Predicted 3D model of a 75-nucleotide RNA (c-di-GMP-I riboswitch aptamer) from Epsilonproteobacteria bacterium 4484_65. Model confidence (mean pLDDT): 89 of 100.

[in-house]
RNA sequence: AUAAUGAAAAGCCAAACCUAGUGCAAACUAAGGACGGAAAGCCACGGGUCUCUUGCAGACAGCCGGGUUACCAAA
Numbered sequence: 001a002u003a004a005u006g007a008a009a010a011g012c013c014a015a016a017c018c019u020a021g022u023g024c025a026a027a028c029u030a031a032g033g034a035c036g037g038a039a040a041g042c043c044a045c046g047g048g049u050c051u052c053u054u055g056c057a058g059a060c061a062g063c064c065g066g067g068u069u070a071c072c073a074a075a
Stems, first nucleotide, its partner, number of pairs: 005073002012037002017032001019030004035062001041068003045065003048060004052055001
C1' cells in the first nucleotide's frame, strides 16, 4: 500500500409518519423526524416487486446478485 474484516474514534446516511410541491400512478424533491444502516454512496447489467396512458413506457439501488468509488483503523 492492497484485499478480507469491523472493536474504537471522528463524522455520514436516513425508514415509518407529518407539511409543501411534482407526477395519471408507482414514486420523487425540500423541511421536520429516526426505524435502522459499514457502503442505506453511485450505476437499471441480471433476477424480483410495484405503477399506468400497456410501451422501444416508467418506479424501487433501504429486495437479492453484480459492477464501480470511498473515511478510519484495533484484533

The source organism's lineage runs through Bacteria, Pseudomonadati and Campylobacterota.